Predicted 3D model of a 551-nucleotide part of an RNA (small-subunit ribosomal RNA, 5' domain) from Megasphaera hexanoica. RNAcentral holds the full RNA, with entries from ENA. The prediction has a mean pLDDT of 82.
[in-house]
Context: one part of a larger RNA
RNA sequence: GGACGAACGCUGGCGGCGUGCUUAACACAUGCAAGUCGAACGAGAGGACAUGGAAAGCUUGCUUUUUGUGGAAUCGAGUGGCAAACGGGUGAGUAACGCGUAAGCAACCUGCCCUGCAGAUGGGGACAACAGCUGGAAACGGCUGCUAAUACCGAAUACGAAGCAGCUCCCGCAUGGGGGCAGCUUGAAAGGAUGGCCUCUGAAUAUGCUAUCGCUGCAGGAGGGGCUUGCGUCUGAUUAGCUGGUUGGAGGGGUAACGGCCCACCAAGGCGACGAUCAGUAGCCGGUCUGAGAGGAUGAACGGCCACAUUGGGACUGAGACACGGCCCAGACUCCUACGGGAGGCAGCAGUGGGGAAUCUUCCGCAAUGGACGAAAGUCUGACGGAGCAACGCCGCGUGAGUGAAGACGGCCUUCGGGUUGUAAAGCUCUGUUAUACGGGACGAACGGGCGGGAUGCUAAUACCAUCCUGUUGUGACGGUACCGUAAGAGAAAGCCACGGCUAACUACGUGCCAGCAGCCGCGGUAAUACGUAGGUGGCAAGCGUUGUCC
Numbered sequence: 001g002g003a004c005g006a007a008c009g010c011u012g013g014c015g016g017c018g019u020g021c022u023u024a025a026c027a028c029a030u031g032c033a034a035g036u037c038g039a040a041c042g043a044g045a046g047g048a049c050a051u052g053g054a055a056a057g058c059u060u061g062c063u064u065u066u067u068g069u070g071g072a073a074u075c076g077a078g079u080g081g082c083a084a085a086c087g088g089g090u091g092a093g094u095a096a097c098g099c100g101u102a103a104g105c106a107a108c109c110u111g112c113c114c115u116g117c118a119g120a121u122g123g124g125g126a127c128a129a130c131a132g133c134u135g136g137a138a139a140c141g142g143c144u145g146c147u148a149a150u151a152c153c154g155a156a157u158a159c160g161a162a163g164c165a166g167c168u169c170c171c172g173c174a175u176g177g178g179g180g181c182a183g184c185u186u187g188a189a190a191g192g193a194u195g196g197c198c199u200c201u202g203a204a205u206a207u208g209c210u211a212u213c214g215c216u217g218c219a220g221g222a223g224g225g226g227c228u229u230g231c232g233u234c235u236g237a238u239u240a241g242c243u244g245g246u247u248g249g250a251g252g253g254g255u256a257a258c259g260g261c262c263c264a265c266c267a268a269g270g271c272g273a274c275g276a277u278c279a280g281u282a283g284c285c286g287g288u289c290u291g292a293g294a295g296g297a298u299g300a301a302c303g304g305c306c307a308c309a310u311u312g313g314g315a316c317u318g319a320g321a322c323a324c325g326g327c328c329c330a331g332a333c334u335c336c337u338a339c340g341g342g343a344g345g346c347a348g349c350a351g352u353g354g355g356g357a358a359u360c361u362u363c364c365g366c367a368a369u370g371g372a373c374g375a376a377a378g379u380c381u382g383a384c385g386g387a388g389c390a391a392c393g394c395c396g397c398g399u400g401a402g403u404g405a406a407g408a409c410g411g412c413c414u415u416c417g418g419g420u421u422g423u424a425a426a427g428c429u430c431u432g433u434u435a436u437a438c439g440g441g442a443c444g445a446a447c448g449g450g451c452g453g454g455a456u457g458c459u460a461a462u463a464c465c466a467u468c469c470u471g472u473u474g475u476g477a478c479g480g481u482a483c484c485g486u487a488a489g490a491g492a493a494a495g496c497c498a499c500g501g502c503u504a505a506c507u508a509c510g511u512g513c514c515a516g517c518a519g520c521c522g523c524g525g526u527a528a529u530a531c532g533u534a535g536g537u538g539g540c541a542a543g544c545g546u547u548g549u550c551c
Base pairs, nucleotide, nucleotide: 001551002550003549004548006547007546008545009544010543013397014396015395016394017393018392019390020389021355026353027352028351030350031349032348035082036081037080040079041078044075045074049070050069051068052067053066054065055064056063057062058061089308090307091306098233099232100231101230102229103228104227105226108225109224110223113221114220115219116218117217118216119215121155123153124152130145131144132143133142134141135140161186162185163184164183166181167180168179169178170177171176192213193212194211195210196209197208201206234280235279236278241271242270243269246268247267248266249265251263252262253261283305284304285303286302287298288297289296290295310331311330312329313328314327333344334343335342336341361387363386364385365384369383370381371380372379373378400430401429402428403427410421411420412419413418434492436487437486438485439484440483444478449473450472451471452470453469454468455467456466457465495540496539497538498537499536500521501520502519506535507534508533509532510531516523517522
C1' cells in the first nucleotide's frame, strides 16, 4: 500500500447492486417449511337439478309446503398409487480414494423419461373404511361382523430373459468377452380408467370398435449412482517401530457388484527414516485476497463433491435411505399424566433465551423460474421471486452555480503599521439533481386454460383424441414501485483525522517530567510547531480514524 462476512469511537442526505451468528454442532415457546391424485377403489356427508304423488294459495298454470325416487359439484377420513432419498440447512466428524485430477469396471445398479420388439387369458381369498360391543386419563387400542380396487394370491401363456448341460463361430486387456443353433427347467401383467362412436359382434348408457393415459417381459439410449486404481493433498521424530482378520491362499456365505466385506481351514506374512504408528489441527475444490511473477495466505457469499441432522446403535420400506421435518432400541434433556403410561428434537424460514466485540422481519406472494402430484383445471412449495432492518461493502449522485473588494462585521495573530480567515460572507443574477407535494404510470406476461375457425395424424368416422397454425378471452407479490410530467424554493443535506521527523499541513494561550501524547525515533522539568484549547492549515469525504487478521 492492498484486502475484510469485520468490530469499536465520532459523524451521517439519497439511490442501485450485493452481503449480514466467523462465538455455543448451546437450549428452544409459537406459526409455517411435503404433498398430491375421485380419470385406481368402496362407504359416508352433501344436495344443485330432474321426476312421481298429496296439500294450500290463487293472477287456472304458476308459487309454496310435504313426501317418494334418481342424483351433479363439493367436503373430510380410509384403502391404493406416485412423491416424500429432491429441494433447504450446517461443517461437528473426517489427514481419508474424503476431495482434486486422470483412467478403469471383461466386477455393477438405475423409478420417472425416450426408442424398438412381444404381450395382457381365466380365477380366488382377504383387510381397512363402516356397524356393534369394549379397554384406556391420554397417546392409542382390542374383539365380532360386512365390503371394493390399478391392494393381495394361485393358475395359463413366454417374443425376449434367467438357470443347466451340448454343438459352433468371432474377438481379446490376464481372469475372459460377444454371437448363432437346438434341448430341459423357471418366472409376467391391471385390459384398469376416461372420452367418443356404431364399421364389425350386438342392439345397450355394451362384454364391441376407437383415441388417450396406464399394466407386463426384454433390448437399447439418456441422465443418475456404486466400486477400483495412478498422482497430488497441513504440522510434530521432545512420536521409531506398528499390525492378529493382521498379509496372502484355495473354499463357502453375503452384496447390484469386486474384495477378509464376513466365516471355517492353511501358510507367516504385511507396513515403516521415500517417515509407518501415534499426537495435534482441518471438511476438499472451482475460486478469493495479495504479489510484476514465482509464491504466500484463505475456502464467507455463488457453484461442484463429501459428511452430519439431540448423542450412540440398528434395520424396515423402496429404483434409490441405513432416511433433518420416517420407524425401533439405549443415553442425556424438556413437557403432559388420573402415576398405570405417554410426547418431543429449528445445523429448514422467521423468531426467543444464552454465549459474544459482533450479525436482521415471528413480513408479502406463488405473478415469474424450478420442483412434487394430476389427463387437465389445479393444489402444495419459508425452494424461489420480492419487500423490511443494518454506511457492513462496492459503485453513483447531492449538499448549489456565476458574479461579487468597502478586501465589511466578527475571530485569530501582530513589530500596532498591519496580516489572515477571504470571493469566503452579505448583495446581485441564475439553475432545479436529490428530498417534498400533486398527477400520469410500466417492462418483467410467455405460457396454460375456455370459446371460434383451419390443417395433419389416428380411425369405419366430417365424432373423440393428439400435434400445429390462427382469432378472441385472461393472469403481477413487488407496486401506484421504477419511470415521466408539474409546482415552490438555495430553500431540507458535512463530517472525521492529522499538522516534530518518517509524512502533506504552524501560530497563540494554558500546563510545567505534572496532566498527558506515542506506530518507531521520542515529546513534557516556565518561551512545548510533539500535552490541552483556540485560530489557521493539510488530507480524505457520507464517511473518517482506531483495533484485529492476511499478503